[in-house]
RNA sequence: GAUGAACGCUGGCGGCGUGCGUAACACAUGCAAGUUGAACGACGAUGCCAUGAAGUGGUAACACGGAGUGGUAUACGGAGUAGCGGACGGGUGAGUAAAGCAUGAGAAUCUGUCCUGUCGAGGGGGAUAACGUUCGGAAACGGACCCUAAUACCCCAUAGUCCGAGAGGUUAAAGGCAGCGAUGCGCGGCAGGAGGAGCUCGUGUCCUAUCAGCUGGUUGGUGAGGUAACGGCUCACCAAGGCUUCGACGGGUAGCCGGCCUGAGAGGGUGACCGGCCACACUGGAACUGAGAAACGGUCCAGACUCCUACGGGAGGCAGCAGUGGGGAAUAUUGGGCAAUGGGAGGAAUCCUGACCCAGCGACGCCGCGUGAACGAAGACGGCCUUCGGGUUGUAAAGUUCUUUUAUGUGGGAAGAAGGAAGUGACGGUACCACAUGAAUAAGCCCCGGCUAACUACGUGCCAGCAGCCGCGGUAAUACGUAGGGGGCGAGCGUUGUCCGGAAUUACUGGGCGUAAAGGGCACGCAGGCUGUGCUUCAAGUCAGCUGUAAAAGGAUGCGGCUUAACCGUGUUAUGCGGCUGAGACUGAGGUGCUGGAGUACCGGAGAGGCAAGUGGAAUUCCCAGUGUAGCGGUGAAAUGCGUAGAUAUUGGGAAGAACAUCGGUGGCGAAGGCGACUUGCUGGACGGUAACUGACGCUGAGGUGCGAAAGCCAGGGUAGCGAACGGGAUUAGAUACCCCGGUAGUCCUGGCCGUAAACGAUGAAUGCUAGGUGUGCGAGCAGAGAUGUUGGUGUGCCGCAGUUAACGCGAUAAGCAUUCCGCCUGGGGAGUACGGUCGCAAGAUUGAAACUCAAAGGAAUUGACGGGGGCCCGCACAAGCGGUGGAGCACGUGGUUUAAUUCGAUGCAAACCGAAGAACCUUACCUGGGUUUGACAUGUAUGUGGUAGGAGAUGGAAACAUUGACGACGCUGCUUUCGGGCAGUGAGCAUACACAGGUGCUGCAUGGCUGUCGUCAGCUCGUGUCGUGAGAUGUUGGGUUAAGUCCCGCAACGAGCGCAACCCCUACUGCCAGUUACUAACAGGUGAAGCUGAGGACUCUGGCGGAACUGCCGGUGACAAACCGGAGGAAGGUGGGGAUGACGUCAAGUCAUCAUGGCCCUUAUGUCCAGGGCUACACACGUGCUACAAUGGUUGCUACAAAUCGAAGCGAAGCCGCGAGGUUAAGCGAAACGCAAAAAAGCAAUCGUAGUCCGGAUUGAAGUCUGAAACUCGACUUCAUGAAGUUGGAAUCGCUAGUAAUCGCACAUUAGCACGGUGCGGUGAAUACGUUCCUGGGUCUUGUACACACCGCCCGUCACACCAUCCGAGUCGAGGGUACCCGAAGUCGCUAGUCUAACCGCAAGGAGGACGGUGCCGAAGGUACGCUUGGUA
Repeated sequence: GAUGAACGCUGGCGGCGUGCGUAACACAUGCAAGUUGAACGACGAUGCCAUGAAGUGGUAACACGGAGUGGUAUACGGAGUAGCGGACGGGUGAGUAAAGCAUGAGAAUCUGUCCUGUCGAGGGGGAUAACGUUCGGAAACGGACCCUAAUACCCCAUAGUCCGAGAGGUUAAAGGCAGCGAUGCGCGGCAGGAGGAGCUCGUGUCCUAUCAGCUGGUUGGUGAGGUAACGGCUCACCAAGGCUUCGACGGGUAGCCGGCCUGAGAGGGUGACCGGCCACACUGGAACUGAGAAACGGUCCAGACUCCUACGGGAGGCAGCAGUGGGGAAUAUUGGGCAAUGGGAGGAAUCCUGACCCAGCGACGCCGCGUGAACGAAGACGGCCUUCGGGUUGUAAAGUUCUUUUAUGUGGGAAGAAGGAAGUGACGGUACCACAUGAAUAAGCCCCGGCUAACUACGUGCCAGCAGCCGCGGUAAUACGUAGGGGGCGAGCGUUGUCCGGAAUUACUGGGCGUAAAGGGCACGCAGGCUGUGCUUCAAGUCAGCUGUAAAAGGAUGCGGCUUAACCGUGUUAUGCGGCUGAGACUGAGGUGCUGGAGUACCGGAGAGGCAAGUGGAAUUCCCAGUGUAGCGGUGAAAUGCGUAGAUAUUGGGAAGAACAUCGGUGGCGAAGGCGACUUGCUGGACGGUAACUGACGCUGAGGUGCGAAAGCCAGGGUAGCGAACGGGAUUAGAUACCCCGGUAGUCCUGGCCGUAAACGAUGAAUGCUAGGUGUGCGAGCAGAGAUGUUGGUGUGCCGCAGUUAACGCGAUAAGCAUUCCGCCUGGGGAGUACGGUCGCAAGAUUGAAACUCAAAGGAAUUGACGGGGGCCCGCACAAGCGGUGGAGCACGUGGUUUAAUUCGAUGCAAACCGAAGAACCUUACCUGGGUUUGACAUGUAUGUGGUAGGAGAUGGAAACAUUGACGACGCUGCUUUCGGGCAGUGAGCAUACACAGGUGCUGCAUGGCUGUCGUCAGCUCGUGUCGUGAGAUGUUGGGUUAAGUCCCGCAACGAGCGCAACCCCUACUGCCAGUUACUAACAGGUGAAGCUGAGGACUCUGGCGGAACUGCCGGUGACAAACCGGAGGAAGGUGGGGAUGACGUCAAGUCAUCAUGGCCCUUAUGUCCAGGGCUACACACGUGCUACAAUGGUUGCUACAAAUCGAAGCGAAGCCGCGAGGUUAAGCGAAACGCAAAAAAGCAAUCGUAGUCCGGAUUGAAGUCUGAAACUCGACUUCAUGAAGUUGGAAUCGCUAGUAAUCGCACAUUAGCACGGUGCGGUGAAUACGUUCCUGGGUCUUGUACACACCGCCCGUCACACCAUCCGAGUCGAGGGUACCCGAAGUCGCUAGUCUAACCGCAAGGAGGACGGUGCCGAAGGUACGCUUGGUA
């Protein structure tokens, strides 16, 4: 885009179309094919005419009456004979893969009615239906007898026809019907035509080879029969043919076409409606009639089904129009009319016509119209959102003015109707026209994450749900649901199904095969395809012109008709096939040449080419003998094994089998597999040279045939070594393995199978063309004395231009440019599986699916990450050392457990003396209990308020709080005043109410900020340029060097930024300046002593400004570089030492409990206040520390030396008291001044003597001190007493490279008090580093990758359970067609002569002919048997 559609929601009007796709399932009812009286006889009805019975009246005449009879007439009726039509029209698509259809040709035919022409229609005859009588039957229907007509039937005649060589034979008719008539309609023969039908041929016409062979009337002939006609169409005989890889035969599916849908086209799909052909009419078979049928609304038979029945028998066939049931997702009225068009009959009138024309139903489709138009901002109300300002719905509504299509009403009102006229309309009072009323009667559906136009809120919380693909949803969902808003289409809109397109994704147009799927393992070669060059002939292909056909409709296009359109009318338009004429290049066919392709011949050399026979040496093993002694062997290490019965080792001799070192080489040969000692024989191929010969003999190659590694198989040999299986030993969690000791098949030979490999260059064969360079094997030419050089050929390698490729790469040995032929591919898995076939002894090979399932599988390259990959390098990473942890006791933290609560967070490194620089109350967030509700705290509004706010005190209470309450105010303004004050208003405060406060409630995975970590690692990027299709690369890689992407050099790069370094601080040296509270050399004073005092500015020191270090200098190395090594000088030397400083980023790292903050939640509580308790629990586990285990020590005594801090709610001297913690009193000091303050280890001396101790100090008892309302839970300290574990710590593990580790003390922050922790300070003060193999972390280059959440990745198989699909399966149940046989209906044909018999012949008897009967062949259905195909089920 399309649709005969269906489903969901919705639905105003009209026009034109269209409507059982399923059950070719079954059908109630009605209708769908009749007509002709001008072919015929009879009957009936009615009218008229004639006649006129009974009866009535009447004396009668006669009248009435009208049954019946006869005649006649008819737009009359139904039945019959006869004619024409029921073979058309209408339906359906079951069957059919076919001479069915399409297209184009053709000859051996028929043809009613119709048309043209021509000739004829003479003479006779016998029946029969109807009707009548009668019989049978329930019915359907039928029997017998009698009568009768014809355009029914028959005979004769005569023509013409036909047959036959001819003689000859054969064979017509209705002189009817109508008319007064003219005449018309009919009848028969012949010839022709038109239209129709049958038959034949060429070409085209789905899938399947897992269907490869099929065929007996089969193929042909002769003869006969048969037909309208050719023909094995049928039969007899004869022959053995016919078809097939250009797909026979079989299986599956299917009506075919014009067309329709799609597509740029080529194609692909389809065959509804309309039109042509075919087939079918309940299923199967058969003929009759006829011009035509093997007959939809005819016949016969068989079968299934339905119906009627009196049970004996009968009837039926909607795939005609309606309609019913059923099936189904699904498809209409038991309508009107013959007015039109067409058909049948008829002379006609006319009759019939569910063909047809109309109407009805269905948005099923296409087309058209409408649901109003203009103005209208207070941008209304309402809704929704909101940053609370507003925005949006939105000129939308309301409102004002206007219009009336549609719908409604009223009035008018067609065409369609032809022909000389009249008459004739189902649709239909329809279309159309006019008028009237009034915005009145008329909008939905889908979507809004991307593709794809359109976004917000709420709800939900991996639920509910969505989804075409990707994918949404796990608490902020533009994706679910709802709402608002928006987008699209619009009487429709979505969904589903189907087809084409996009899809170059089956590639003819128009694809591929080195690595993505794809080259056959290799060759030979039949068929097939393709094929060098000159001349010539033909004209099949090819090309040109003319021509026939290509139905109509449809399509395209011009014009026209319905108001427009859809729709309709008319004109023009064809690529196919056929015919005729021509052209002769190319292909083809025939002929005749050529030598370049191909082959032959001769000469020559190379080679693991093949086969066979023989020969050789080295090695291994075994046997014999000698020497010789205890091990050998084997491995990572071992053991099994061998060996004192003498091994291994060694010497000599012998046996056997297999394989051929060195040469040996990206060397050679071969088609591939493959081929390796030497000699001989036989033999294949290639190459070089010559140019004698042939003259296109060529290339490829489906099938086919042969060759074809290893393993394997069969038979017979052989067997040294090796060695599946197997045994043993190890390894291991295990070890059906890797390693070791043994060892059977096998490996070897002969013969025969197998037929596969990563049979690989993952690259089919052949030919031609297209830059070069450089090796190497084998020939040859030329130059040269030679060495050698050079040219060309053929092989075999590497690099590389153009070109090519997705890239990698290929690149004259193409994966380049072309040609020819073959093989193969079409998403992954299932699966190279199943079934079937073929081959094989087997193993198995070959051919080779589907169901089901996934949304990928895959290639090449890129950046990372990773590797029990590689190279280089670094770090207390290892190593070398020192000291620890892990064991003990204690402290602290954590987990766990417990609890009313043990608040919360932190959890590998990078949580665990962490937040916490300090939980008795407070803190505090937790628990229990008690209070409180505008609140403990902030702001605003309104109202009230002077005995107001405040509030001593009292009562209850654990307190909070509740109740009560003496006393009792303040600021500002105005008025007034007796200046004492009073009144009013207002503020503050207070009270009430409302907004709101408050939350350590949740989410660190919504966030900001801050922080940790990789890591103070040397990296991370950008601009421009260049390269690449691109991701990306280059720069940033490389050579050196560095602590460093530090620097130098090189370089398609050139520059730049963030990092590094430096700039900053401390420290080490020094100059200058300044010096009090620090200092004291000189001078002076002075003390018990003393910078104590004057004084000084020298020193130390303090603290401000400077200097100094830069590879600057020298030597060497290096590339003349950067730099490195060594040295000098220097306080310091190569970043002097330390700190601060942390690139791009990673870890959804940590923190909502510092703070801030979105969203959510609580609001008499999750807020707030208070008391008590808890955070301090304790079987246990982990982490971090302290103290120790002692003599480098403990204890006691004596005695030295720091730095950096701190101090007013403070540090607190001295004195006195206390054993002590401490107390008391109190000087000084806001501090270079006074104080904490004693530094400790060290040193000197004494003692202890290796002991659970004079070590160690836990635990416990008693007594105290201090802080603080308060030390019970739960503080620190002191004294006395007690005196636990612990004697150096398993596996494992941590820190440290110099003023470091270790060790020693001091201070500070936090605090009322509490420090084994933290942050600082100094004292004493080592050992070791060969080195980079290893462990760990990191940097860089490179490599592999199936990883990218990135190795804590990815991923394989078994097993368990459930379910799905498939295969096999003892079987079993169907379906289909086949073969053979049995039975054999109807019926044609043949035979027969039993019965009957009008026409003709015959005088007759009788005959001819016919009918019935009988019978034979064939023959449907049915039956039996067998095998085949296919399906279900187990």
The RNA shown here (small-subunit ribosomal RNA) has 1434 nucleotides and comes from uncultured Fretibacterium sp. Rfam family: Bacterial small subunit ribosomal RNA. The coordinates come from a structure-prediction model, not an experiment, and the mean pLDDT is 84. The sequence is in RNAcentral, with records from ENA and SILVA.